[in-house]
Context: one part of a larger RNA
Molecule: small-subunit ribosomal RNA, 3' major domain
Organism: gamma proteobacterium endosymbiont of Olavius longissimus
This record gives sequence, C1' cells and structure tokens, in this order.
RNA sequence: UGACGGGGGCCCGCACAAGCGGUGGAGCAUGUGGUUUAAUUCGAUGCAACGCGAAGAACCUUACCAGCCCUUGACAUGCUGCGAACUAUCUAGAGAUAGAAUAGGUGCCCUAGGGAGCGCAGUGACAGGUGCUGCAUGGCUGUCGUCAGCUCGUGUCGUGAGAUGUUGGGUUAAGUCCCGUAACGAGCGCAACCCUUGUCCUUAGUUGCCAGCGGUUUGGCCGGGAACUUUAAGGAGACUGCCGGUGAUAAACCGGAGGAAGGUGGGGAUGACGUCAAGUCAUCAUGGCCCUUAUGGGCUGGGCUACACACGUGCUACAAUGGGCGGUACAGAGGGUUGCGAAGCGGCAACGUGGAGCCAAUCCCAAAAAACCGGUCGUAGUCCGGAUUGCAGUCUGCAACUCGACUGCAUGAAGUCGGAAUCGCUAGUAAUCGCAGAUCAGAAUGCUGCGGUGAAUACGUUCCCGGGCCUUGUACA
Repeated sequence: UGACGGGGGCCCGCACAAGCGGUGGAGCAUGUGGUUUAAUUCGAUGCAACGCGAAGAACCUUACCAGCCCUUGACAUGCUGCGAACUAUCUAGAGAUAGAAUAGGUGCCCUAGGGAGCGCAGUGACAGGUGCUGCAUGGCUGUCGUCAGCUCGUGUCGUGAGAUGUUGGGUUAAGUCCCGUAACGAGCGCAACCCUUGUCCUUAGUUGCCAGCGGUUUGGCCGGGAACUUUAAGGAGACUGCCGGUGAUAAACCGGAGGAAGGUGGGGAUGACGUCAAGUCAUCAUGGCCCUUAUGGGCUGGGCUACACACGUGCUACAAUGGGCGGUACAGAGGGUUGCGAAGCGGCAACGUGGAGCCAAUCCCAAAAAACCGGUCGUAGUCCGGAUUGCAGUCUGCAACUCGACUGCAUGAAGUCGGAAUCGCUAGUAAUCGCAGAUCAGAAUGCUGCGGUGAAUACGUUCCCGGGCCUUGUACA
C1' cells in the first nucleotide's frame, strides 16, 4: 500500500422488512447430469453453465456412427496435353459413381500463331482438417456494475516503499456541487450532447382525416373541406427559472404557484482503471504441435429425438373472480412478389377450390383476446383438468417408419393449491389477456417486440446478501 475480520462509524441496492404473484408436489415441453449406445458430435458448469451457442437436427444442416467409395483431391495458385462450354437421354448401382453408351451443339476476342472462359487427363509444389492447446494469442463477450470510482503532471512531505491531491464539514443518484484545506491543475469515468415517449406551434394533405355544406345505394361512398385525428420534418417547452421557509450569507433541501410535464419527467443506447490464467482455437483470425490413399473428401442409412433415475427453466391445470354456448365491442407494433392472398363455393374441421386486390398509410395476413350482455352448470375428480392411447384425415416436403405440425371422433390419467427451501416485482410496474416478427419448405409452451385490463405495499434499516467511503486490528500478500 492492499486484502481480510462472526472490529467500529456513515451510506446505498426489491438486500431485508411490508405486500402481490410464483417455483419446489401433478402432467407435459425444453435444457443438463447420469446411464445406455455402433454413435447417442462438440462446447457452456456457483452467482456470471443448464428454453445457453441453436433466430428453429425428418434428408440437408452435421461436426458423430456403420457401410460403400476417392486420393493434387469438394476449394486456391501454377505448368503440360486434349477438347468449346453446355443440353437431353439410356444402362448398372442404395447412392456417390461408372460406361471407348447415344443424340444435339460449335459461341466470344484475334496480329490467324493464339488468347479469355469452361471441361477432361497428367504433374509436383501444395490444398484440406469443426484435429490439440482459450494456460501461447488477436478479436469479441460475460461478471463485479451504470457501482462511483480509477489515475496523471507539477509542487510539498517522507531515507524509502509511498503519502498528499482523492482526507475533513455539509450535500447529491453521482469524486454531484459548495465551503475548508500544501496543495494547484488535468485526464478516463458521472452528468449533458443521441434515440424514443408525454404537451403545444409552424409547414404539408395522399393512400390517411370528416367539423360545417350538398348528394347518397347510408359505406368518407361522391362533390367538397384543410378544421380535428394522424403522418413526418422543423421549432417551442423544464432551467431549482419564480415565491416562501431551513441552511454557513454557500451548495443544497422542504413546501407552493404556474404548467401537458418538476426537480435526472418515463424508457433506451451508452459499461472508467481493472478483477476472475472467467468464456470462446467450433463465428472469424492466428503461433506452436499433429494427420496427409487420412484425423482430408463424397454418398446411403442411422444417430444428435435413447431412458431405471436426478436437477434447472417453462407451459397447462387443480376450477364458480370459473368451464361451456350464443350475441356484441375496443388496440398497437409488424410482415408480404419464389410473397400476403380477399369475396364466393365445398368440407363438422384441419383444409381444399377460387383467384379479386396489393411491390402496400391504398390490398392482404386480420378473428384481437381478456372485457360486456343473455341464459346453462351447482362443488362433484365434475359440463374441472387435459395427459395417454385407438381409428379416420389435412398440409408441407423427393421423402413424415425411426422422427413433423394440425383436424375430427372416441378414450379420458395424474392433479382438490403443493415439505424443507426458494424466485420475481416499487406503477402503467406486478398480475392477467391476446397480437406480431425473426429463424423457417414444414416444425415454439422458447426468444424478441407490441398493445388491452390493471393492483397491493414500503413503519423502517436491528438482522440476511452484495456494494461504496472513513477508521481500527492483523503472525496474511
């Protein structure tokens, strides 16, 4: 100087407390461990691995296994020779591939030698490796932590390591600001500048809007309007600016006015010096090592989907604030040409048919759902719950056996609110309800967004956990 203490002081955080809803019990989905297997590819492992890499494993992906094949190679650069490239077909084979099998076909530039491009054969330099090492590395990322810290120059003090500044008195979300001060300044962080949302104004008026006027098939549909809503560009607005009080007359805090908004208005992006030899050689790049008729390459099939069990994360429930039936409202944000696909018709339905319109403020996906109204069930393993299984179908796709999603009929399991323990959340939040998108042929209860309805509680900081500052002890570094 640090680190540590079941030392002290001050302070903060959904850290506790006060509340609300869960997990842990059930069924299923998904990831992991374990076991099994020819293979169940690899990585991630306290917080910070475990719906993680994977924004989507039937083939492909795919790296794994079995079998069948190739050896200058699927890919790159050269050299030599031959042939235009290419298209269609036949035979064998599971296919890769093989065939001195068949047919068509002669392009571009040109100094007429040839060249570019492509294919085949040969050649040796080489290619190739998701093989090893993240403890050789770059880059990227997680975490402490959006915590308020981490440092430097000059000066001063100390033999020195170092100290001071950065400590102290107040204050703040903040090393934020003020005052004091052997320190005076400065840098990286904080804040602001950026995006979004909340109010108003100006400009603009189609595909969007419709107050007043006219028409109307009653649909902003038409004439028309530019007010409103909205869209998207520019501006205004909030600064402790004003008033009162407290305070050292300071910084600041408390209350008030005005205001759409008040003291950082809400949300996001933004992550200092560093820590964990944290993670990643399988995104990529890369040193070293290793393989080179194989640890490289191609194909078919299988596996990654196994299943006594254990754990994590979720979904659906156990019901009446509910289930089922009928009627009837109200969003936002997105996506669409290999696409979204309307009306109509068929089917109980999944879906089929159909093809209008739309490169989209125009058309479509698109029905929002919970809510509301009416009537039904009456506390029951039920008109709760939907697992499992049987049969019959639909769709995607070369192909749904291993191993897809969905529909109909039948079946109707566990489950009556969950032990010890444990998680999230402070407001448009929790809870609850649906909608969209990426990936994607198909395949979400996951993920990322979007809106609808919309709470309870916080006395307080003694205690648990994590963190910041000062101080103290130490046989630790």